[in-house]
Context: one part of a larger RNA
RNA sequence: AUGAACGCUAGCGGCGUGCUUAAUGCAUGCAAGUCGAACGGUGCAGAAUUUCGAUUUUGUACAGUGGCGAACGGGUGAGUAAGACGUUGGUGACCUACCUUGGAGAGGGGAAUAACUAGUGGAAACGCUAGCUAACACCCCGGAUGUUACGCUGGUUAGAGAGGUGUAACUGAAACCCUGGUGCUCCAAGAGGGGCCAGCGGCCCAUCAGCUGGUUGGUGUGGUAAUGGCACACCAAGGCGAAGACGGGUAGGGGGCGUGAGAGCGUGACCCCCCACACUGGUACUGAGAGACGGACCAGAUACCUACGGGUAGCAGCAGCAAGGAAUAUUGCCCAAUGGACGCAAGUCUGAGGCAGCAACGCCGCGUGAAGGAUGAAGGCCUUCGGGUCGUAAACUUCUUUUAAGAGGGAAGAGAGCGGACGGUACCUCUUGAAUAAGCUUCGGCUAACUACGUGCCAGCAGCCGCGGUAAAACGUAGGAAGCAAGCGUUAUCC
Numbered sequence: 001a002u003g004a005a006c007g008c009u010a011g012c013g014g015c016g017u018g019c020u021u022a023a024u025g026c027a028u029g030c031a032a033g034u035c036g037a038a039c040g041g042u043g044c045a046g047a048a049u050u051u052c053g054a055u056u057u058u059g060u061a062c063a064g065u066g067g068c069g070a071a072c073g074g075g076u077g078a079g080u081a082a083g084a085c086g087u088u089g090g091u092g093a094c095c096u097a098c099c100u101u102g103g104a105g106a107g108g109g110g111a112a113u114a115a116c117u118a119g120u121g122g123a124a125a126c127g128c129u130a131g132c133u134a135a136c137a138c139c140c141c142g143g144a145u146g147u148u149a150c151g152c153u154g155g156u157u158a159g160a161g162a163g164g165u166g167u168a169a170c171u172g173a174a175a176c177c178c179u180g181g182u183g184c185u186c187c188a189a190g191a192g193g194g195g196c197c198a199g200c201g202g203c204c205c206a207u208c209a210g211c212u213g214g215u216u217g218g219u220g221u222g223g224u225a226a227u228g229g230c231a232c233a234c235c236a237a238g239g240c241g242a243a244g245a246c247g248g249g250u251a252g253g254g255g256g257c258g259u260g261a262g263a264g265c266g267u268g269a270c271c272c273c274c275c276a277c278a279c280u281g282g283u284a285c286u287g288a289g290a291g292a293c294g295g296a297c298c299a300g301a302u303a304c305c306u307a308c309g310g311g312u313a314g315c316a317g318c319a320g321c322a323a324g325g326a327a328u329a330u331u332g333c334c335c336a337a338u339g340g341a342c343g344c345a346a347g348u349c350u351g352a353g354g355c356a357g358c359a360a361c362g363c364c365g366c367g368u369g370a371a372g373g374a375u376g377a378a379g380g381c382c383u384u385c386g387g388g389u390c391g392u393a394a395a396c397u398u399c400u401u402u403u404a405a406g407a408g409g410g411a412a413g414a415g416a417g418c419g420g421a422c423g424g425u426a427c428c429u430c431u432u433g434a435a436u437a438a439g440c441u442u443c444g445g446c447u448a449a450c451u452a453c454g455u456g457c458c459a460g461c462a463g464c465c466g467c468g469g470u471a472a473a474a475c476g477u478a479g480g481a482a483g484c485a486a487g488c489g490u491u492a493u494c495c
Base pairs, nucleotide, nucleotide: 001493002492004491005490006489007488008487011366012365013364014363015362016361017359018358019324024322025321026320028319029318030317033068034067035066038065039064041062042061043060044059045058046057047056048055049054075277076276077275085201086200087199088198089197090196091195094194095193096192099190100189101188102187103186104185105184107141108140109139110138116131117130118129119128120127121126146170147169148168149167150166151165152164153163175182176181177180203249204248205247210240211239212238215237216236217235218234219233220232221231222230252274253273254272255271256267257266258265259264279300280299281298282297283296302313303312304311305310330356332355333354334353338352339350340349341348342347369399370398371397372396379390380389381388382387404432405431406430407429408428409427413422439484440483441482442481443480444465445464446463450479451478452477453476454475460467461466
């Protein structure tokens, strides 16, 4: 010093922190939705028209199509000793939805499909067939300053795929609310974000000394946003290693944190950045972005449902349960604030977050009274029996009211107004009354603190030295003392 635990003890507050073990298994609830100002519909309520069939319209709610989000936020540390991290650079080898800036645009047409209706299968999960319909869903034609490929030119550069020019090929658009907005398409740039590459740096074992076949390089092709054996075909035979290859063990890395005068040593909880993972292993799809925790598919283990035909699930999200363990909390409140997603907005969602609850787990602060008070009371202990000591300590007198209890008032946090979970909380005022509040460890030396009795190498103590065998300052008890104090000791670990 600690994310601690255990023993004894315990009054309060503020701020923090709280499964270090089984990346073991999980009941239940919640944790990612939103948009009707993209679309056709359905229900409900109302209005207008009506040939009483209905039509139009307004509001509201909704499953579906469609858009955006779901790749963020939250968790964990298994794996990883190097596709990681830190730092410094490179990308003349790259991408980037939303946002910002600048420029140019949006002409015409078409075919479907869910919802829905009808029928039908299945225990369920979930489907199947036929028919109808819309769009900012999908497709086609036209169309451009463009984009791409190739050729030429051309300057900078270490090195053009920059710029210019020619040819060829290719490709775009969508509306909605409504009267000025939100969107759509293409190009160029920016910002922020990311991919890839390189130098250097940071564990142990040499009782691991040789390792390597896509291995090392070339040519070509493929693949990717992009370089590259990244993949493949062919060719060559290389490449790494005592400056430690290869192998084994251990381990997420950093900012930091602990300690120390520093050098250093140890460590990586909480908070921030990066990485990896999401029952185990693999695969791709969608998408600007994923090889996707609360998406898909396959296999496996496990568990559950079943009408035995077949299905379902993944808390290392927040709570919570079981198990393990010395050991770690509530199945709480709220979106009021901060931030995020969607939406023109109103708003909806948000176990992110803000709060509250539990725990002396830690740090800090406060209190358990203050002043006076000697016959040095009683009592305890010791005694040389004179006395000494607990001890101004108590009693007693006076005072105060932090805290406590009761009563009353009562916020800020909310950047125009309304709106506060926390919360009748913090805080303020009044009243009552010393009232509600002290323990733990130690006392042989190290090391502050001593006597008596009991025990008799017994019972026991102990961090080291060592105590105990009849006067034990070392064991046990008592009185006294010392140290710290709502804590005090012990254990574990680090300096």
Description:
Predicted 3D model of a 495-nucleotide part of an RNA (small-subunit ribosomal RNA, 5' domain) from an uncultured bacterium. RNAcentral holds the full RNA, with entries from ENA and SILVA. Its Rfam family is "Bacterial small subunit ribosomal RNA".